Annotation
A computed fold for a 121-nucleotide RNA from a mouse gut metagenome, annotated as FMN riboswitch aptamer (RFN element). Rfam family: FMN riboswitch aptamer (RFN element). The literature on the family includes a 2002 paper in Nucleic Acids Res by Vitreschak et al., "Regulation of riboflavin biosynthesis and transport genes in bacteria by transcriptional and translational attenuation". The sequence is in RNAcentral, with records from MGnify. Model confidence (mean pLDDT): 83 of 100.
């Protein structure tokens, strides 16, 4: 420098009107940590790839600022196994930014052919 860089409403019900209420059911950025799982070396040990929505950090978003910047921003326990595990295995729970909308929205439409944590050349 140059490229990449978010997924998800399917049946049912009410109703004038809901992908937005209710029942069921879907979805889970990036880095790090890590006892899974795979693969290699050479027993010990090591390497490589790969594992967290809810743990440690951070983008996006919001709020203030004339800018720099500064703040603020969500959620898990129980049980099991083992020296070690909020990371494995079970099992039950819980969360999800603005604005817009005949009716409240993680999933639909806008900003957004944006922007950015970071990747990879």
């Nucleotide at each position: 420098u140059u490229u990449c860089a978010g997924g998800g409403c399917g049946g049912a019900g009410u109703g004038a009107a809901a992908u937005u209420c209710u029942c069921c059911a879907c979805c889970g950025g990036u880095g790090g940590u890590g006892a899974u799982c795979g693969g290699g070396a050479u027993u010990u040990u090591c390497c490589c790839g790969u594992a967290a929505g809810u743990c440690c950090a951070u983008g996006c978003g919001c709020g203030c600022g004339u800018a720099a910047g500064c703040g603020c921003u969500g959620a898990u326990u129980u049980g099991g196994u083992g020296u070690g595990a909020u990371u494995c295995c079970a099992a039950a729970a819980c969360c999800g930014a603005c604005g817009g909308u005949u009716a409240a929205a993680g999933u639909c439409c806008g900003g957004a052919u944006g922007a950015a944590a970071g990747a990879a050349a």